A computed fold for a 348-nucleotide part of an RNA from a metagenome, annotated as small-subunit ribosomal RNA, central domain. Its mean pLDDT, the model's own confidence on a scale to 100, is 91. Its Rfam family is "Bacterial small subunit ribosomal RNA". Gene Ontology terms of the family: structural constituent of ribosome and ribosome. The full RNA is in RNAcentral, with records from SILVA.
Context: one part of a larger RNA
RNA sequence: CUGGGCGUAAAGCGUGCGCAGGCGGCACUGUAAGACAGAUGUGAAAUCCCCGGGCUCAACCUGGGAACUGCAUUUGUGACUGCAGAGCUAGAGUGUGUCAGAGGGGGGUGGAAUUCCACGUGUAGCAGUGAAAUGCGUAGAGAUGUGGAGGAACACCGAUGGCGAAGGCAGCCCCCUGGGAUAACACUGACGCUCAGGCACGAAAGCGUGGGGAGCAAACAGGAUUAGAUACCCUGGUAGUCCACGCCCUAAACGAUGUCUACUAGUUGUCGGGUCUUCAUUGACUUGGUAACGCAGCUAACGCGUGAAGUAGACCGCCUGGGGAGUACGGCCGCAAGGUUAAAACUC
Repeated sequence: CUGGGCGUAAAGCGUGCGCAGGCGGCACUGUAAGACAGAUGUGAAAUCCCCGGGCUCAACCUGGGAACUGCAUUUGUGACUGCAGAGCUAGAGUGUGUCAGAGGGGGGUGGAAUUCCACGUGUAGCAGUGAAAUGCGUAGAGAUGUGGAGGAACACCGAUGGCGAAGGCAGCCCCCUGGGAUAACACUGACGCUCAGGCACGAAAGCGUGGGGAGCAAACAGGAUUAGAUACCCUGGUAGUCCACGCCCUAAACGAUGUCUACUAGUUGUCGGGUCUUCAUUGACUUGGUAACGCAGCUAACGCGUGAAGUAGACCGCCUGGGGAGUACGGCCGCAAGGUUAAAACUC
């Protein structure tokens, strides 16, 4: 390379957009680059193969044939691919009406609770645990009442629910804004799919500058436990968690399942839209999601099963025994932490 694979055995890039590239709907005309067919030339000899001959045989040598699967020129064909022209509407998109939604950004605002502060009532405990102690409290705690401050998160609704490409998104109101579904028509006329590089987004932790800091809480301190206890338990507690701007770019970033398209039994629940129907929130049908089961089929099994891991096609990514190692070196990126690309010796 050919091949075989990628849910769990090694293997789907965290996710999207997208240039080049690859692939591409229906029907017509032309062309003849690809393709196919014929002819001619060439394709040295030797080698290989077939039929003979010569060394006693064989290896070896030798005559003839075939072959040399190729290349070039030329003639033709017009189904298929390409190219050019002119069309179509089933893919894709636009317009119109309706609809659902924690989709995103900004601003405002509400109540419960924790903590703290002030004052009142009030007196000896409180807190904590398996049991304790550290800790707090007669300088009046804890409890209770009133008032105030501040930060963070939004109980119930709430769901096997919804939205988003993924990460993710939840009190309420306002402003700006993206996407989606559906109905019936009208319009554009293949405008499509995928995508190496590239670009953008990307939980948490972490980093820089400036704010903020209630609760929680790495580090740290103390008390316990223990043979020890750099832990688990307890009392405290700083970064951080929050905000703005700028970085970092990783994850069991998981459905461990790339994207798109077509086809292949059903049943049940639920969310959004529509049509018809019913006295009815009833029933039937249809369409887009989200779940449970299940036929055929697939699978090593588990299981998957119209949302496929079934049957096929297009394109991309990735794998090739374990360790060494996602490491070293080099490159690129980063303020750093580090990330990314990525071996070998050696060993089993």